This is a predicted structure of a 97-nucleotide RNA (TPP riboswitch aptamer (THI element)) from Fulvimarina endophytica. The coordinates come from a structure-prediction model, not an experiment, and the mean pLDDT is 82. Lineage of the source: Bacteria > Pseudomonadati > Pseudomonadota > Alphaproteobacteria > Fulvimarina. Rfam family: TPP riboswitch aptamer (THI element). Rfam describes the family as follows. Vitamin B(1) in its active form thiamin pyrophosphate (TPP) is an essential coenzyme that is synthesised by coupling of pyrimidine and thiazole moieties in bacteria.
[in-house]
RNA sequence: GCAAAGCGACAGGGGCAUCCGGCAGAGACCGGGUUGAGAAGCACCCUUUGAACCUGAACCGGAUCAUACCGGCGGAGGAAGUUGCGACGGCCUGCUU
Repeated sequence: GCAAAGCGACAGGGGCAUCCGGCAGAGACCGGGUUGAGAAGCACCCUUUGAACCUGAACCGGAUCAUACCGGCGGAGGAAGUUGCGACGGCCUGCUU
């Protein structure tokens, strides 16, 4: 002088669709089916090493009862962070003996 995985603290970002049935009442509702980490959860996912998520998009192809279901678009554009431990150890470089 330098540093990884991993763990933590605090902070922040994000999505919640579709189909069937119900209704003193129409919803972020209740029950059930589909996909998913998550379909309103004291949850889940993601935070620049960023495919969490948004835009394009009322997009294109396929499948489906149906859908932001699958694939393409696409490593396209955008997108939310600091810090502690790790590390009194280790490694690299220089100088002196």